Two RNAs folded together computationally: RNase P RNA and transfer RNA, 447 nucleotides in total.
RNA sequence: GAAGAAGGCCGGACGGUCGCCGGUCACGGUCACACGUGACGGGAGGAAAGUCCGGGCUCCACAGGGCAGGGUGCUGGCUAACGGCCAGGGGGGGCAACCCCACGGACAGUGCCACAGAAAGCAAACCGCCGACCGUCGCAAGACGGGCGGUAAGGGUGAAACGGUGAGGUAAGAGCUCACCAGCGGCGCGGGUGACCGCGUCGGCUCGGCAAACCCCACCCGGAGCAAGGCCAAAUAGGAGAGCCAUCGGGUCGCCCGCCCGCGCUCUCGGGUUAGGCCGCUGGAGACGCCGGGUAACCGGCGCCCUAGAGAAAUGACCGUCUCCCGGACGAGAGUCCGGAGACAGGACCCGGCUUACAGGUCUUCUUCGGCG
RNA sequence: GGGCGGAUAGCUCAGUUUGGUAGAGCGCAGCCCUUACAAGGCUGAGGUCACAGGUUCGAACCCUGUUCCGCCCA
Numbered sequence: 001g002a003a004g005a006a007g008g009c010c011g012g013a014c015g016g017u018c019g020c021c022g023g024u025c026a027c028g029g030u031c032a033c034a035c036g037u038g039a040c041g042g043g044a045g046g047a048a049a050g051u052c053c054g055g056g057c058u059c060c061a062c063a064g065g066g067c068a069g070g071g072u073g074c075u076g077g078c079u080a081a082c083g084g085c086c087a088g089g090g091g092g093g094g095c096a097a098c099c100c101c102a103c104g105g106a107c108a109g110u111g112c113c114a115c116a117g118a119a120a121g122c123a124a125a126c127c128g129c130c131g132a133c134c135g136u137c138g139c140a141a142g143a144c145g146g147g148c149g150g151u152a153a154g155g156g157u158g159a160a161a162c163g164g165u166g167a168g169g170u171a172a173g174a175g176c177u178c179a180c181c182a183g184c185g186g187c188g189c190g191g192g193u194g195a196c197c198g199c200g201u202c203g204g205c206u207c208g209g210c211a212a213a214c215c216c217c218a219c220c221c222g223g224a225g226c227a228a229g230g231c232c233a234a235a236u237a238g239g240a241g242a243g244c245c246a247u248c249g250g251g252u253c254g255c256c257c258g259c260c261c262g263c264g265c266u267c268u269c270g271g272g273u274u275a276g277g278c279c280g281c282u283g284g285a286g287a288c289g290c291c292g293g294g295u296a297a298c299c300g301g302c303g304c305c306c307u308a309g310a311g312a313a314a315u316g317a318c319c320g321u322c323u324c325c326c327g328g329a330c331g332a333g334a335g336u337c338c339g340g341a342g343a344c345a346g347g348a349c350c351c352g353g354c355u356u357a358c359a360g361g362u363c364u365u366c367u368u369c370g371g372c373g
Numbered sequence: 374g375g376g377c378g379g380a381u382a383g384c385u386c387a388g389u390u391u392g393g394u395a396g397a398g399c400g401c402a403g404c405c406c407u408u409a410c411a412a413g414g415c416u417g418a419g420g421u422c423a424c425a426g427g428u429u430c431g432a433a434c435c436c437u438g439u440u441c442c443g444c445c446c447a
Stems, first nucleotide, its partner, number of pairs: 001369010012322007020043002023040006045344001049355002052353005057225004064257004069221005074088005089103001090101004104216002109214002111210003126155002128151004133146005163181006182206001184203008229279004239269006248262004286305001288303006324342001325340006374446007383399004393430001401417005423439005
């Protein structure tokens, strides 16, 4: 200098004028509250988005048990929890830094593997190899054909066909035997919390793939959701029908058991109020700084701060200065002038994550290649 | 806030349930027929199956995520 990998931050700032929302204080005003004036503070995001997950919170007595259903899936940690995060193990990609993995089980059972091929789960013989028997030719060696027996080393098909190489052995072959290797299983030792790793030894020899197929195993899961749910004000018709009357009806998805409520309950229809006001509606598993522990995620301690609560939905407009960037003109260059705030985009109960979108700028660490000293 | 479904040729739709390599009708082009047109007959072209990734020998089909469109409840 180039190419790459991982992580973090910013994404306008300052001042002034006017205009919005909310808070505090003071004054006026009012029976009080609305209301008005003034002063002082505060007023969108890293994703506020998607609604993919987990919770806090609220309501329903069933949240107690079970079935169905759903979710996760290597190990150990973190967390309020999670399908998240961190670290490691195994597998894969990359020269590497690093990145990816729905990563338990195929000896519990069922199912699928098209076409091709003899044959795709316990098998199988198309071409081929060997053997004795029969027939033909031949002096013989032998050649051809037939069925029978043996064979799976060679060839072919395929994504995949029952370990690989070499030697021996055999009628021809085959782990049939042996040596080495790979795989699987048993045993022992060592390391590790563990998943696993390493070493040694023995062994039948060699026991397909797919579970993001059904399934089996382990663990987890009440339901609904702020349009949840409360309070106040106001108003109407305590009406009609149906089921049942305890062997009944109802009880926040469905089914069963248990439990609870009701001699009146439950369901359906109809009517009234209301698009009323207030609460929920912002102080938190909180932000920031420092110290300690931990590889890290994160945890603990101390200090300090209060940073939107709208309700048809508020932060906008103008001016000046500075800064980053983009475009244009002039200029040899330094530079000068003009124009433009310029990506994705805005809360609606609140948090912890994941995913998606994003102009431009910047910082730290690491890897590889090239050059110079 | 909650629950479902869909995207395939220029257009309208099959194919997904059971994974074996993409079709029909209309439209378009050419030829035949006709005096000529229409109709009819024959032939043909036209598709990264919304996008990306994954499982598998192989994916329109199975799974995950993203984008867009539509329906239902409150």

The prediction has a mean pLDDT of 75. It holds a member of the Rfam family "Bacterial RNase P class A". Rfam links the family to the GO terms ribonuclease P activity, dimeric ribonuclease P complex and tRNA processing. By type it is a ribozyme.